[in-house]
Context: one part of a larger RNA
RNA sequence: GAACGAACGCUGGCGGCAUGCCUAACACAUGCAAGUCGAACGAACCCUUCGGGGUUAGUGGCGCACGGGUGCGUAACACGUGGGAAUCUGCCCUUUGCUUCGGAAUAACAGUUAGAAAUGACUGCUAAUACCGGACAAUGUCUUCGGACCAAAGAUUUAUCGGCAAAGGAUGAGCCCGCGUAGGAUUAGCUUGUUGGUGAGGUAAAGGCUUACCAAGGCGACGACGGGUAGCCGGUCUGAGAGGAUGUACGGCCACACUGGGACUGAGAUACGGCCCAGACUCCUACGGGAGGCAGCAGUUGGGAAUCUUAGGCAAUGGACGAAAGUCUGACCUAGCGACGCCGCGUGAGGGAAGAAGGCCUUCGGGUUGUAAACCUCUGUCAUGGGGGAAGAAGGAAGUGACGGUACCCCAAGAGGAAGCCCCUGCUAACUACGUGCCAGCAGCCGCGGUAAUACGUAGGGGGCUAGCGUUAUCC
Numbered sequence: 001g002a003a004c005g006a007a008c009g010c011u012g013g014c015g016g017c018a019u020g021c022c023u024a025a026c027a028c029a030u031g032c033a034a035g036u037c038g039a040a041c042g043a044a045c046c047c048u049u050c051g052g053g054g055u056u057a058g059u060g061g062c063g064c065a066c067g068g069g070u071g072c073g074u075a076a077c078a079c080g081u082g083g084g085a086a087u088c089u090g091c092c093c094u095u096u097g098c099u100u101c102g103g104a105a106u107a108a109c110a111g112u113u114a115g116a117a118a119u120g121a122c123u124g125c126u127a128a129u130a131c132c133g134g135a136c137a138a139u140g141u142c143u144u145c146g147g148a149c150c151a152a153a154g155a156u157u158u159a160u161c162g163g164c165a166a167a168g169g170a171u172g173a174g175c176c177c178g179c180g181u182a183g184g185a186u187u188a189g190c191u192u193g194u195u196g197g198u199g200a201g202g203u204a205a206a207g208g209c210u211u212a213c214c215a216a217g218g219c220g221a222c223g224a225c226g227g228g229u230a231g232c233c234g235g236u237c238u239g240a241g242a243g244g245a246u247g248u249a250c251g252g253c254c255a256c257a258c259u260g261g262g263a264c265u266g267a268g269a270u271a272c273g274g275c276c277c278a279g280a281c282u283c284c285u286a287c288g289g290g291a292g293g294c295a296g297c298a299g300u301u302g303g304g305a306a307u308c309u310u311a312g313g314c315a316a317u318g319g320a321c322g323a324a325a326g327u328c329u330g331a332c333c334u335a336g337c338g339a340c341g342c343c344g345c346g347u348g349a350g351g352g353a354a355g356a357a358g359g360c361c362u363u364c365g366g367g368u369u370g371u372a373a374a375c376c377u378c379u380g381u382c383a384u385g386g387g388g389g390a391a392g393a394a395g396g397a398a399g400u401g402a403c404g405g406u407a408c409c410c411c412a413a414g415a416g417g418a419a420g421c422c423c424c425u426g427c428u429a430a431c432u433a434c435g436u437g438c439c440a441g442c443a444g445c446c447g448c449g450g451u452a453a454u455a456c457g458u459a460g461g462g463g464g465c466u467a468g469c470g471u472u473a474u475c476c
Base pairs, nucleotide, nucleotide: 001476003474006472007471008470009469010468013345014344015343016342017341019338020337021303027300028299030298031297032296035062036061037060040059041058043056044055045054046053047052069256070255071254079180080179081178082177083176084175087173088172092169093168094167095166096165097164098163099162100134101133102132103131109124110123111122112121113120114119140149141148142147154161155160156159189219190218191217194216195215196214197213198212199211200210201209231253232252233251234250235246236245237244238243258279259278260277261276262275281292282291283290284289309335311334312333313332317331318329319328320327321326348378349377350376351375358369359368360367361366382417384412385411386410387409388408392403420465421464422463423462424461426445427444431460432459433458434457435456441448442447
């Protein structure tokens, strides 16, 4: 000098765009953040012009693995980059074929009953695109190549939406490898599923992934093993560059969801707002037993130098479900708060004395503040009041705007409402007076102060930057 997710001190007019718990991955009151489908199903209730329409607890389907948060862990195929083969892939696209015959239950509901509650238990009834059996079976799977085996579901009203099998694609994901990826040797030896093979098992899939047997290997000063620290990258800051530092916001990947462990469901699971077990903590209790998880958005306590509203709206973009209308969406779009940052604008403009008053200095002559003020003539940005008033809204048309009567345009009035902060010995732009007297104090470095201090304090004057200015921390 430049930078910052900054903080502190003094000061503070407006707007735009960004940005805002870096500390306790501490604990959380309250509300909201994931639902949707009656065109899969029975039932109950309501309305009815008796044609039908509506609401929904339950069964069922799809979604809840996305979106959102945080950076604990991780020095690792986690990430970056470039390759690879032994894989899966709901919804979507293309293509081919099929969509047949039956059955038994169960929730809801009714009755009885246990419990304070959470939640159950028994009996009976019922439906389905829920569940099960048979048939048909190749291009599918297995195969000893003879053969064996595997599916489906209908709905509304007449045109669609579905269902099943198979092949291909797209998308997404899993796996393997080369190279790169911070520091310490006051960490030198490490390893027994360890290294390799065979058989078996397991997985969507290669593989000690697991297991039995066999062999005795494998890694290491080109730093193994152990310990400390840390999410990685695109980027960001600085620098002429090389490099150094860094990883907030935005984007990609990873990891995590009170702590530890486990599986279930599913096309897919670290399953944040799923389940089970254990633990700590909090809450309810009729003491028998139960409930909970903000590192989602707001908000609270605490910690801290320090970091915001318990806001509006689904109008746009996007997502889930639905044939659609639509519903849901703290994603998102907006508004609010904070000079935290960057950018822009204003706080008036022109004229006006050999120069008022006051202040300060003085060699007492004067000098300076200073065209500065007063005064005259104007202007109207911002702010204020009034009038008008968007784009953002797209689908065949109509309708649809949270922001918002906002931006913007026009009119009105009036200089009115709007300047501070730091510094003045040298480095370093800017000097005098008084007070103080090695005191009080200053200070980035050298150093000032012990009776004329341009270095302390105050005043006048001056210099610098300006809605900011200084200080502190940190990086280059």
Predicted 3D model of a 476-nucleotide part of an RNA (small-subunit ribosomal RNA, 5' domain) from an uncultured bacterium. The prediction has a mean pLDDT of 86. Rfam family: Bacterial small subunit ribosomal RNA. Rfam links the family to the GO terms structural constituent of ribosome and ribosome.